[in-house]
RNA sequence: GCCGCCGUAGCUCAGUGGUAGAGCAGCGCUUUUGUAAAGCGCGGGUCGCAGGUUCAAGUCCUGUCGGCGGCU
Numbered sequence: 001g002c003c004g005c006c007g008u009a010g011c012u013c014a015g016u017g018g019u020a021g022a023g024c025a026g027c028g029c030u031u032u033u034g035u036a037a038a039g040c041g042c043g044g045g046u047c048g049c050a051g052g053u054u055c056a057a058g059u060c061c062u063g064u065c066g067g068c069g070g071c072u
Stems, first nucleotide, its partner, number of pairs: 001071007010024004018055001026042005048064005
């Protein structure tokens, strides 16, 4: 230098164009003499960044940044 994959909640990851989700973690409540466990509920996201396509983009296209791998 060229090619590919990954980037979504604090963490691990879903989400193949039409309301952004799960588990764990956090907070509150119930239960307990108390703790843990269990049950119920709540909050938390510029979907790496910038453009483009579209009525509509986490998803498609282009560029770019970071990580990993391959080729030279």
A computed fold for a 72-nucleotide RNA from Leptolyngbya sp. PLA1, annotated as transfer RNA. Its Rfam family is "tRNA". Rfam classes the family as a transfer RNA. It was read from a public genome assembly. NCBI's taxonomy places the organism under Bacteria, Bacillati, Cyanobacteriota, Cyanophyceae, Leptolyngbya.